RNA sequence: CAGAGUAGGAACAGCGCGUCAAGUGCCGCAGGAUGGGAAGUUGUCUGCGGACGAAGGUGCCUUGUGAGCGCCGCGUUGCUGUCUCCGCAUCCGCUG
Repeated sequence: CAGAGUAGGAACAGCGCGUCAAGUGCCGCAGGAUGGGAAGUUGUCUGCGGACGAAGGUGCCUUGUGAGCGCCGCGUUGCUGUCUCCGCAUCCGCUG
C1' cells in the first nucleotide's frame, strides 16, 4: 500500500402460522448483540405500553350448530436454504 472477514435487505423455493386476528407495520420507554478483540456510530434485535388495522371462498362428515379435514386464495405473516445487494469508521490483529 492492497485485500479478506459482520448485523441487515430483495427475489426464488420448501415447510409452516393466522384468516372466530395473532403476526406485520407505526409511536414511546428500557435493554442486548453487532467484521477476530476493545470501545463507538448507523442500521438491527428483545421486552413492556399505546393507537390503528385485514379477504375470504368452496367441498366432505354431521339432525343442526360448532368443531375437524381437504382444496383455492389472502397477509406490506414465521423459519430454513439458494442466489444477489450491501458489506461502517478509530486502535490493535489476520493475509499478500
Notes
Predicted 3D model of a 96-nucleotide RNA (THF (Tetrahydrofolate) riboswitch aptamer) from uncultured Eubacterium sp. NCBI's taxonomy places the organism under Bacteria, Bacillati, Eubacteriales, Eubacteriaceae, Eubacterium. It matches the Rfam family "THF (Tetrahydrofolate) riboswitch aptamer". For this family Rfam cites "A eubacterial riboswitch class that senses the coenzyme tetrahydrofolate" (Ames et al., Chem Biol, 2010). The model forms 84% of the base pairs in the Rfam consensus.